[in-house]
């Protein structure tokens, strides 16, 4: 340069046919404990890489463009 996947909370990541986004961990607080972990319980969390576009509504369907990965050359 060709090509092909990936992209969502701090981190791993699910998201079904387009109808308004969840799960581990982790933080933080409370309970438990002489006290720290461990384990219960509540909280905390996101303009779904960017920009546009389709549509009565997009994580999602299309176009560009960033990023990372694996390939050919």
């Nucleotide at each position: 340069g060709c090509c092909u996947a990936u992209c969502u909370a701090g981190c791993u990541u699910a998201g079904u046919c387009g109808g308004u986004a969840g799960a581990g961990c982790g933080c933080a607080a409370g309970g438990c404990u002489c006290u720290u972990a461990a384990c219960c319980u509540u909280g905390u969390g996101g303009u779904u890489g960017u920009g546009g576009g389709u549509u009565c509504g997009a994580g999602c369907c299309c176009c560009a463009c960033a990023a990372u990965g694996a390939g050919c050359a």
The RNA shown here (transfer RNA) has 73 nucleotides and comes from Ludwigia hexapetala. NCBI's taxonomy places the organism under Eukaryota, Tracheophyta, Pentapetalae, Myrtales, Ludwigia. The sequence is in RNAcentral, with records from ENA.